The part of an RNA shown here (small-subunit ribosomal RNA, central domain) has 346 nucleotides and comes from a metagenome. RNAcentral holds the full RNA, with entries from SILVA. It matches the Rfam family "Bacterial small subunit ribosomal RNA". Its family is annotated with structural constituent of ribosome and ribosome in the Gene Ontology. The prediction has a mean pLDDT of 87.
[in-house]
Context: one part of a larger RNA
RNA sequence: UUGGGUUUAAAGGGUGCGUAGGCGGAUUAGUAAGUCAGUGGUGAAAUCCUGCGGCUUAACCGUAGAACUGCCAUUGAUACUGCUACUCUUGAGUACAGUUGAGGUGGGCGGAAUGUGUAAUGUAGCGGUGAAAUGCUUAGAUAUUACACAGAACGCCAAUUGCGAAGGCAGCUCACUAAUCUGUUACUGACGCUGAGGCACGAAAGCGUGGGGAGCGAACAGGAUUAGAUACCCUGGUAGUCCACGCUGUAAACGAUGAUCACUCGUUGUUGGCGAUACACAGUCAGCGACUGAGCUAAAGCAUUAAGUGAUCCACCUGGGGAGUACGGUCGCAAGAUUGAAACUC
Numbered sequence: 001u002u003g004g005g006u007u008u009a010a011a012g013g014g015u016g017c018g019u020a021g022g023c024g025g026a027u028u029a030g031u032a033a034g035u036c037a038g039u040g041g042u043g044a045a046a047u048c049c050u051g052c053g054g055c056u057u058a059a060c061c062g063u064a065g066a067a068c069u070g071c072c073a074u075u076g077a078u079a080c081u082g083c084u085a086c087u088c089u090u091g092a093g094u095a096c097a098g099u100u101g102a103g104g105u106g107g108g109c110g111g112a113a114u115g116u117g118u119a120a121u122g123u124a125g126c127g128g129u130g131a132a133a134u135g136c137u138u139a140g141a142u143a144u145u146a147c148a149c150a151g152a153a154c155g156c157c158a159a160u161u162g163c164g165a166a167g168g169c170a171g172c173u174c175a176c177u178a179a180u181c182u183g184u185u186a187c188u189g190a191c192g193c194u195g196a197g198g199c200a201c202g203a204a205a206g207c208g209u210g211g212g213g214a215g216c217g218a219a220c221a222g223g224a225u226u227a228g229a230u231a232c233c234c235u236g237g238u239a240g241u242c243c244a245c246g247c248u249g250u251a252a253a254c255g256a257u258g259a260u261c262a263c264u265c266g267u268u269g270u271u272g273g274c275g276a277u278a279c280a281c282a283g284u285c286a287g288c289g290a291c292u293g294a295g296c297u298a299a300a301g302c303a304u305u306a307a308g309u310g311a312u313c314c315a316c317c318u319g320g321g322g323a324g325u326a327c328g329g330u331c332g333c334a335a336g337a338u339u340g341a342a343a344c345u346c
Base pairs, nucleotide, nucleotide: 004317005316006315007300008299012314014201015200016199017198021194022193023192025088026087028085029084030083031082033081034080035077036076037075038074039073040072041071042070049065050064051063052062053061054060091191092188093187094186095184096183097182098181100179103177104176105175106174107173108172109171110154114150115149116148117147118146119145120144121143125136126135162169163168206247207246208245209244210243211242215241216240220236221235222234223233258313259312260311261310262309263308266291267290268289269288270287271286272285273284274283295302296301319346320345321344328339329338330337331336
């Protein structure tokens, strides 16, 4: 490289937007670049292949042919692809009318709990554990009551529910804002799909500056346990967790399953629409689940939300270790990220 693959064996980029590129719906006409056919030229000789011949044979050599799969020119063909022009509506989008939701951003407000403070009642314990101890407490704790303050998280509703491209999103409310879905078929008329680079977003932890700090809690200290116990358990507790702005750019970022389109048995639950007088019943569109066929698979299993049958584009894989390491480059304040070998060894 060809071929083969990527749920779990190596392998789907964390996710989107999008440049170049690749691929692309229906009709008609033109063109003839790709494509196909004919003809001409060229494609040195040798080599290779075939026939015949010469050295006693072979290697070798001679001779004739074929071949040289290519290139150029020219004459035609026009199904397909391309290009040009006209047209179409089913792909895509717009409009109008509805609709749905923890989608996003920024304000405001709320109650329970926790902790602290003050005051009161009240007296000897509280707390914690397998059992204890460290710890707190007669300077009055724990418990109970009232008031106040603080920060963080939002019980029930709650669901195999819903929304979002992914990360993710949940008290109530207001403002701003993005989107899905359905119906009408009014408008545009292929405007599409994918997407190397690029740009944007991206949990937690971490970093910078400034705030905040109730609870929890790496590090740390003490008490236990133990042969030891740099742990598990307990008492404390700093960073952090929270907010604003900036950085980092990684996760089992998982459905371990890239995106888009078409096709392919059924049963059942559920969310949001539509149709219908309708809570019955069955239909339809878009989701979210369960089960089960054909088919597929090494099997487990998947099975209209495919891992089935096909098409287009991108990403990635090629024995284990060495190693996601070294070196170099790029990015970063750093931590590190990204790109990413080889020797050697089995």